[in-house]
Predicted 3D model of a 59-nucleotide RNA (Fluoride riboswitch aptamer (crcB RNA motif)).
RNA sequence: CAAUAUAAUGGUGAUGGAGUUCACCAGAACUGCGUAAUGCUAAUGACUCCUACAGGCAA
Numbered sequence: 001c002a003a004u005a006u007a008a009u010g011g012u013g014a015u016g017g018a019g020u021u022c023a024c025c026a027g028a029a030c031u032g033c034g035u036a037a038u039g040c041u042a043a044u045g046a047c048u049c050c051u052a053c054a055g056g057c058a059a
Stems, first nucleotide, its partner, number of pairs: 009026005016050006032040002
């Protein structure tokens, strides 16, 4: 100097916030699909709640 492993910590998981849980990463993890169109789905990795957005019904 490089590589590997462990511990702690931190970060990430296609648009916001919070809780729980799972997975991944150590300068990486991650950065949707597409006939590439002024196109399409979705606020979650998963569950729940709130907010935003869309549709229907009722008052």
The sequence was found by an Rfam model in a public genome assembly.